[in-house]
Molecule: transfer RNA
Organism: candidate division Kazan bacterium
RNA sequence: GCGCCCGUAGCUCAGUGGAUUAGAGCGUCUAGCUACGGACUAGAAGGUCGGGGGUUCGACUCCCUCCGGGCGCG
Numbered sequence: 001g002c003g004c005c006c007g008u009a010g011c012u013c014a015g016u017g018g019a020u021u022a023g024a025g026c027g028u029c030u031a032g033c034u035a036c037g038g039a040c041u042a043g044a045a046g047g048u049c050g051g052g053g054g055u056u057c058g059a060c061u062c063c064c065u066c067c068g069g070g071c072g073c074g
Base pairs, nucleotide, nucleotide: 001073002072003071004070005069006068007067010026011025012024013023028044029043030042031041032040050066051065052064053063054062
């Protein structure tokens, strides 16, 4: 330098034939329970879906570009 894959909540990841209002588990916080804690039960907070641009009535999803990570080739 070329090709492919990945980037979504604090962590691990789903969702990607374009339209449910962006989700799950773990973790965190609050309340209950308990002598206290753990476990358990109920609830809550937390996201510019890596950045920018484009297409579209509508984009996590399609296109372009840049950034970061991984693999292969030269």